[in-house]
Molecule: transfer RNA
Organism: bacterium
RNA sequence: GGGUCCAUCGUAUAGUGGUAGUACAUCGGUCUCCAAAACCGACAGUCCAGGUUCGAUUCCUGGUGGGCCCG
Numbered sequence: 001g002g003g004u005c006c007a008u009c010g011u012a013u014a015g016u017g018g019u020a021g022u023a024c025a026u027c028g029g030u031c032u033c034c035a036a037a038a039c040c041g042a043c044a045g046u047c048c049a050g051g052u053u054c055g056a057u058u059c060c061u062g063g064u065g066g067g068c069c070c071g
Base pairs, nucleotide, nucleotide: 001070002069003068004067005066006065007064010024011023012022013021018054026042027041028040029039030038047063048062049061050060051059
C1' cells in the first nucleotide's frame, strides 16, 4: 500500500427498517444473629459526521479505532 471483518450499558453478547433485549457486575429490598447463597426490583448502552427513509443499531458514503490475510 491492497483486501476483508468488527465497533450495542462497567464486561460478555443478541437484535435482516417500526418500544434497544439477555447474562454477569453495581445499587436498593426480602431472608439471616451477621455474611454468603437464593429471590424481588432499579440503574446503565447503539464509535463519530453526513445521506436515504414517514421512521435507521439495521441501508449508503466518509472518518476514527481494532482483528485477520496479501504485498